[in-house]
RNA sequence: GCCCCGAUAGGGUAGUCCGGAUAUCCUUUGAGAUUGCGGAUCUUAAGACCUGGGUUCAAAUCCCAGUCGGGGCG
Numbered sequence: 001g002c003c004c005c006g007a008u009a010g011g012g013u014a015g016u017c018c019g020g021a022u023a024u025c026c027u028u029u030g031a032g033a034u035u036g037c038g039g040a041u042c043u044u045a046a047g048a049c050c051u052g053g054g055u056u057c058a059a060a061u062c063c064c065a066g067u068c069g070g071g072g073c074g
Base pairs, nucleotide, nucleotide: 001073002072003071004070005069006068007067010027011026012025020057028046029045030044031043032042033041050066051065052064053063054062
C1' cells in the first nucleotide's frame, strides 16, 4: 500500500443478506406489588445503532469517505 471481517443502552446480545410502523432479549439502576424484615418472583420506568455526507416518502440496514479493532497478502 491492497483485500476481508467487525463497531448497536453502563456490560453482553439479536436484527443488516431482502430498507418500513414503538430497535430484541439478558444484565444493571430507580419506583411499586408481594413479605414480619429481607431474598426470590412479578409489574413498571430509564438507558443504544462508531463519525460525516449521499440516495429515498422512509436508513441500524443501501452507496461514498473516514476513525478504531481483528485477520490476510505484498